This is a predicted structure of a 75-nucleotide RNA (transfer RNA) from Candidatus Jorgensenbacteria bacterium GW2011_GWA1_48_11. Rfam family: tRNA. It is annotated as a transfer RNA. Its mean pLDDT, the model's own confidence on a scale to 100, is 81. NCBI's taxonomy places the organism under Bacteria, Bacteria candidate phyla, Candidatus Joergenseniibacteriota.

């Protein structure tokens, strides 16, 4: 320096390829039941505008485009 991969909720992950309406699953969290009980277990709730920016588009987490993070291959 060059290729590749990645980044979505506190944590770990699916969705992207084939764009569509309020973005989802587990564990963690809070309230509430249950219960001897802070486990287990039921019932509900909160949390995120998808790594920054910008094009495209009637619409973008996805499609380009440039930067940045990490991690992996070559030099």
């Nucleotide at each position: 320096c060059g290729g590749g991969g990645u980044g979505u909720a506190g944590c770990g992950c699916a969705g992207c390829c084939u764009g569509g309406a309020u973005a989802g699953c587990g564990c963690g969290c809070u309230g509430g039941g249950a219960g001897a009980g802070a486990a287990c277990c039921c019932c509900a709730g909160a949390g995120g505008c998808c790594g920054c920016a910008g094009g495209u588009u009637c619409a973008a987490a996805u499609c380009c485009u440039g930067c940045c993070u990490c991690c992996c291959c070559g030099a």